[in-house]
């Protein structure tokens, strides 16, 4: 320098052919109980890496950029 790949909640990751952004763990509240833990119920938490474009509609498609990984030189 080039090719490929990844970036989504605090963490680990989903999201189908473009059509309401979700799960587990964690956190907060409650039930349960001698208390804690376990279990159960509920809740909060998101500029989908950044900036544009296409579209009625974008995590998803296109362009540029940033950072990580792999490969080539």
């Nucleotide at each position: 320098u080039g090719a490929c790949u990844g970036a989504u909640a605090g963490c680990u990751c989903a999201a189908c052919u473009g059509g309401c952004a979700g799960a587990g763990c964690g956190c907060c509240g409650g039930a349960c109980u001698g208390u804690u833990a376990c279990u159960c119920c509920g809740g909060a938490g998101g500029u989908u890496g950044c900036a544009g474009g296409u579209u009625c509609g974008a995590c998803c498609c296109c362009u540029g950029c940033u950072c990580g990984g792999u490969c080539a030189g």

Source information:
The RNA shown here (transfer RNA) has 73 nucleotides and comes from Kribbella sp. WER1. Lineage of the source: Bacteria > Bacillati > Actinomycetota > Kribbellaceae > Kribbella. It matches the Rfam family "tRNA". The family's RNA type in Rfam is transfer RNA. Its family is annotated with triplet codon-amino acid adaptor activity in the Gene Ontology.